Predicted 3D model of a 74-nucleotide RNA (transfer RNA) from Bdellovibrionaceae bacterium UBA3535. It matches the Rfam family "tRNA". By type it is a transfer RNA. Model confidence (mean pLDDT): 81 of 100.
RNA sequence: GGGGGCAUAGCUUAGUUGGUUAAAGCAUUCGGCUCAUAACCGAAGGAUCCCAGGUUCGAGUCCUGGUGCCCCUA
Numbered sequence: 001g002g003g004g005g006c007a008u009a010g011c012u013u014a015g016u017u018g019g020u021u022a023a024a025g026c027a028u029u030c031g032g033c034u035c036a037u038a039a040c041c042g043a044a045g046g047a048u049c050c051c052a053g054g055u056u057c058g059a060g061u062c063c064u065g066g067u068g069c070c071c072c073u074a
Base pairs, nucleotide, nucleotide: 001073002072003071004070005069006068007067010026011025012024013023019057028044029043030042031041032040050066051065052064053063054062
C1' cells in the first nucleotide's frame, strides 16, 4: 500500500427483513432475609447506539466520509 472485521449502559453482550417502548447478565444504589457477612429475593438509576453527513414517512440496523482497535496480505 491492498483486503476484511469490530465500535450499543461502568464491564460483557443481544437487538430478526429498517417499524412504533433500545433489552439482558455482571457491577452500583436502596430494601428484604440473617446475630452478622456472603449467597439468595425484590426494586431503582444508568447508553439520544464511536463522530459527521445522506437515503427514508421512519435508521442501532442501509449508503458515503472520518476516527480508534483487531486480523489477513505484499